Transfer RNA from Candidatus Hecatellales archaeon ex4484_218, 74 nucleotides, folded computationally. Its Rfam family is "tRNA". The family's RNA type in Rfam is transfer RNA. Rfam links the family to the GO term triplet codon-amino acid adaptor activity. The sequence is in RNAcentral, with records from ENA and MGnify.

[in-house]
């Protein structure tokens, strides 16, 4: 330099084949229960979908340059 994979919630990560609701699981808060806590239960909490532009009525999803991490090749 080139080629793969991979950047979504505080955190692990699904969605991305076929464009239309932005989720899940932990966690955090609140409230049951309990002498307390823990567990369970019921609420509720949060997103520049890495970053600019494009196509499009519509973009986390296609497309293009570029960032960053990880691995291959040279």
């Nucleotide at each position: 330099g080139c080629c793969c994979g991979g950047g979504u919630a505080g955190c692990u990560c699904a969605g991305c084949g076929u464009g239309g609701g932005a989720g899940a699981g932990c966690g955090c808060c609140c409230g049951g229960c309990u002498g307390a806590a823990g567990a369970c239960c019921g609420g509720g909490u949060u997103g520049u979908c890495g970053c600019a532009g494009g196509u499009u009525c519509a973009a986390g999803u296609c497309c293009u340059g570029c960032c960053c991490c990880g691995g291959g090749c040279a």